Predicted 3D model of a 97-nucleotide RNA (TPP riboswitch aptamer (THI element)) from Jannaschia formosa. It was read from a public genome assembly, where an Rfam model found it. Rfam family: TPP riboswitch aptamer (THI element). Rfam's curators write: Vitamin B(1) in its active form thiamin pyrophosphate (TPP) is an essential coenzyme that is synthesised by coupling of pyrimidine and thiazole moieties in bacteria. NCBI's taxonomy places the organism under Bacteria, Alphaproteobacteria, Rhodobacterales, Roseobacteraceae, Jannaschia.

RNA sequence: AGGCGCACCUCGGGGUGCCACCAGGCUGAGAUGCGCAAGCGAACCCGUUGAACCUGAACCGGUUAAGACCGGCGGAGGGAAGGUACGUCUCGUGUCC
Numbered sequence: 001a002g003g004c005g006c007a008c009c010u011c012g013g014g015g016u017g018c019c020a021c022c023a024g025g026c027u028g029a030g031a032u033g034c035g036c037a038a039g040c041g042a043a044c045c046c047g048u049u050g051a052a053c054c055u056g057a058a059c060c061g062g063u064u065a066a067g068a069c070c071g072g073c074g075g076a077g078g079g080a081a082g083g084u085a086c087g088u089c090u091c092g093u094g095u096c097c
């Protein structure tokens, strides 16, 4: 000096659905509060090592009471960063033997 790991700070990005017998049920980290709406918050997740999230997609296969659930798609395309401390590894330089 750089790589990696973890933690913290600030900043930023994102989604908030489906089914339904209207009582509720399902998945998930998260399905929320206010608002006519646009939006504004809370919590949660993610920030280039980028599957957080979006497009493809009213897609394809499977599953289910149903489904937007699971998988494929995906060695596809997009997508939001700086700092500090610690640990570890590598390289360079100086000094000594």
Base pairs, nucleotide, nucleotide: 001090002089003088004087005086007084008083009082010081011047012046013045014044017026018025019024032041033040034039053078054077055076059072060071061070062069